[in-house]
RNA sequence: GCUCGCGAAGAAGCGCCUGGACUGUGCAGCCGUUGGCCCUUGCUGGUCAAAGUACAGCGGCUCCACAGUUGACGCGGAGGAGGUUGGCGAACCAUUCGGCGGGUGCCUCCCGGUGUUUUCCGAUCACACCGCAAGCGAAACCUGAAAGCCACCGGGCGACUGGUGUGACAAGGGUGAGCGGAUCGGCAA
Numbered sequence: 001g002c003u004c005g006c007g008a009a010g011a012a013g014c015g016c017c018u019g020g021a022c023u024g025u026g027c028a029g030c031c032g033u034u035g036g037c038c039c040u041u042g043c044u045g046g047u048c049a050a051a052g053u054a055c056a057g058c059g060g061c062u063c064c065a066c067a068g069u070u071g072a073c074g075c076g077g078a079g080g081a082g083g084u085u086g087g088c089g090a091a092c093c094a095u096u097c098g099g100c101g102g103g104u105g106c107c108u109c110c111c112g113g114u115g116u117u118u119u120c121c122g123a124u125c126a127c128a129c130c131g132c133a134a135g136c137g138a139a140a141c142c143u144g145a146a147a148g149c150c151a152c153c154g155g156g157c158g159a160c161u162g163g164u165g166u167g168a169c170a171a172g173g174g175u176g177a178g179c180g181g182a183u184c185g186g187c188a189a
Base pairs, nucleotide, nucleotide: 014101015100016099017098019097020070021069022068023067024066025065026064028062029061030060031059032058033057034056035048036047037046038045039042073089074088075087079110080109081108082107083106084105111131112130113129114128115127116126120186121185122184123183124182125181135179136178140175141174142173143172150165151164152163153162154161155160
């Protein structure tokens, strides 16, 4: 260092991959081409070199085999059960394609709670909402990401990949005038 086994930990745009795409090597087939370098790219450009030579070398494409690479960038997100084609935007103008698994989303029901009535407390019902934060809400304000991009440093023959730095940008969230029940009981005035 590799392989196997066991155990632990981590991860929820998370994990994985037999498709696809892409890379390397080998074999085969087909096609093209015939020294290198440079430039203002030539129907005679410049320069250097001259060794093995076309059943070869180089390049491209295709088949197969083997070994690989890629395959979601953050924000948000967990009371319980069931169901489900599972939120939001960013990048790209698209392999972030396709597939498998999972899933904190959403819906229904249940449980617990918050708010709303002419002041306070309580109960029932109604409506909206919340699951440690909770009604709706215009303008405005506040907050506000990573990747990509750029620069640099690494790993790999390569596809590709790890990291650092700079400067951005979103949805969303918060504040927000105002608006937002019925009945009954109790206390105080």
A computed fold for a 189-nucleotide RNA from Alicyclobacillus acidiphilus NBRC 100859, annotated as glmS glucosamine-6-phosphate activated ribozyme aptamer. Its mean pLDDT, the model's own confidence on a scale to 100, is 76. NCBI's taxonomy places the organism under Bacteria, Caryophanales, Alicyclobacillaceae, Alicyclobacillus, Alicyclobacillus acidiphilus.